[in-house]
Molecule: c-di-AMP riboswitch aptamer (ydaO/yuaA leader)
Organism: Sporomusa acidovorans DSM 3132
RNA sequence: CCACUUAAUACGCCGAAUCCUUUACAGGUACGGAGGAUCCUAUAUUUUGGGGUGAAGCGCUAUCAACGCAGGGCUGAGCCUGGCCCUAACCCGGCAGCUAACUCCGGAGGCGAAGAAAGGCGGUUUG
Numbered sequence: 001c002c003a004c005u006u007a008a009u010a011c012g013c014c015g016a017a018u019c020c021u022u023u024a025c026a027g028g029u030a031c032g033g034a035g036g037a038u039c040c041u042a043u044a045u046u047u048u049g050g051g052g053u054g055a056a057g058c059g060c061u062a063u064c065a066a067c068g069c070a071g072g073g074c075u076g077a078g079c080c081u082g083g084c085c086c087u088a089a090c091c092c093g094g095c096a097g098c099u100a101a102c103u104c105c106g107g108a109g110g111c112g113a114a115g116a117a118a119g120g121c122g123g124u125u126u127g
Base pairs, nucleotide, nucleotide: 011112012111013110014109019028020027021026031106032105033104034103035102040097049095050092051091052090053089057069058068059067071086072085073084074083078121079120080119081118
């Protein structure tokens, strides 16, 4: 100097999932989700089962795959162009449209370390 592996700090990413208090048990909290009137929806719904969280939906299909359309993430505020990637999983249990008051929940987990997709517009922060 180079390569590989492991760990830690700080930093960054997906996500609602951060932060505070307590000896502990636990309690709260930024931020999220569901149920639930009138009115409206009947131009609606009901084994063709239906519904929810989530970007993860539709078509082609017996299903999968592939493909197409739609959707989502990644640039150290943002926007445009472009590139790369994802398009799961779980839950309710015959049942839920919207929905004021009201009621009930969540507030996790996982990943990154590279000569790399970047270019333009236009900003932020620091000195």